[in-house]
A computed fold for a 164-nucleotide RNA from Shewanella marina, annotated as Lysine riboswitch aptamer.
RNA sequence: GUAGAGGCGCACCAAAUAUUAGUCACGAUAAGUAGGGUGAUACCGUUGAUAUAUCGUAAAAGGAUUUGGUGCCGAAGUGGUCAUACUUAUCAAAGUUGAUUGCUGGGGUUGUAUUCAAUAGAUACAACACUGCCAUAGUAUAAAUUAAUACUAUGGAGCGCUAC
Numbered sequence: 001g002u003a004g005a006g007g008c009g010c011a012c013c014a015a016a017u018a019u020u021a022g023u024c025a026c027g028a029u030a031a032g033u034a035g036g037g038u039g040a041u042a043c044c045g046u047u048g049a050u051a052u053a054u055c056g057u058a059a060a061a062g063g064a065u066u067u068g069g070u071g072c073c074g075a076a077g078u079g080g081u082c083a084u085a086c087u088u089a090u091c092a093a094a095g096u097u098g099a100u101u102g103c104u105g106g107g108g109u110u111g112u113a114u115u116c117a118a119u120a121g122a123u124a125c126a127a128c129a130c131u132g133c134c135a136u137a138g139u140a141u142a143a144a145u146u147a148a149u150a151c152u153a154u155g156g157a158g159c160g161c162u163a164c
Base pairs, nucleotide, nucleotide: 001164002163003162004161007073009072010071011070012069013068014067015066016065017064025057026056027055028054029053030052035044036043039091040090041089076104077103078102079101080100081099082098083097085096086095087094105131106130108128109127110126111125112124113123114122115121133156134155135154136153137152138151139150140149141148
């Protein structure tokens, strides 16, 4: 440098479905009065708002599951810093994107915290076993030197491991 391995393996896209939710919003009626709104302004309201009750219409985004497809094995996730453009009425904040840097081999279960409409899911930390790789030691295949394979124990980390 090329090609590969770990497996409930990782990420993305599309469609469908359920949930979100009979919620937000809009309209009508009734009653009723001075505030409502924001992180802050703007803005709305006596031409009667907000809040309340009834009726009618009635969502969406994010997240989830299934199916199909694409790219892959630091796949990817996450913390910090920096930067530009975009998103929303403006600023701030937050989010998306890129660069850089730290941590994490991988998936699972449980607990705590955060997020979320959610007991779903996700993220972080911790514990518990499982699993793959490498090193060391021992036993067996097996019998004379090795090599190889399987199992057991201990330890380690992906800038690792295997083949060429």
It matches the Rfam family "Lysine riboswitch aptamer". Rfam's curators write: Riboswitches are metabolite binding domains within certain messenger RNAs that serve as precision sensors for their corresponding targets.